[in-house]
C1' cells in the first nucleotide's frame, strides 16, 4: 500500500404578507426559501444510486412508483457542473388541495470517515 471480515461514528434542507373562505404555512395574488449519496472540471434538473409501496422461497430476491434545462451568453485544454441571466422540478400518509405544516422517522439508507483483526 492492497484485499477480506466484523465493528464504531456520521449521514436532508426550506414560508411570509394579503385576499377569498366556516376552516388553509395547502386555494388565488405578490414576494421568498430549500436541494441526500457516488461519477464526471465543482451538478436539485447529465449518468447511476437511496428514501416509498406490493409480492416473496424472507435474501445480497422480484415487480411498481420516483420530477425538472441538449436554455442564452462568458471563461477554459476540458464545465448541460464554474461565472452572469432566464426557466423548471420536488415520494408516501394526514388535513381545505402541501417541495417548505404534522406523521411513519428516537426508523432506514445510498454512502462517508475511523481504528481493529486477518491474508498477501
Nucleotide at each position: 500500500a492492497a484485499g477480506u471480515u466484523a465493528c464504531u461514528u456520521c449521514a436532508u434542507g426550506g414560508c411570509g404578507a394579503c385576499g377569498a373562505g366556516a376552516a388553509u404555512u395547502a386555494c388565488g395574488u405578490c414576494g421568498a426559501c430549500u436541494g441526500g449519496c457516488g461519477g464526471u472540471a465543482u451538478a436539485g434538473c447529465c449518468c447511476g444510486c437511496g428514501a416509498g409501496c406490493u409480492c416473496u422461497u424472507a435474501g445480497u430476491g422480484a415487480g411498481c412508483a420516483u420530477g425538472a434545462g441538449u436554455a442564452u451568453g462568458g471563461u477554459g485544454a476540458a464545465a448541460u457542473u464554474c461565472c452572469a441571466u432566464c426557466g423548471c422540478c420536488a415520494a408516501c400518509g394526514g388535513u381545505a388541495a402541501a417541495g417548505u405544516c404534522c406523521g411513519g422517522a428516537u426508523a432506514g439508507a445510498a454512502g462517508a470517515a475511523g481504528g481493529a483483526a486477518u491474508u498477501c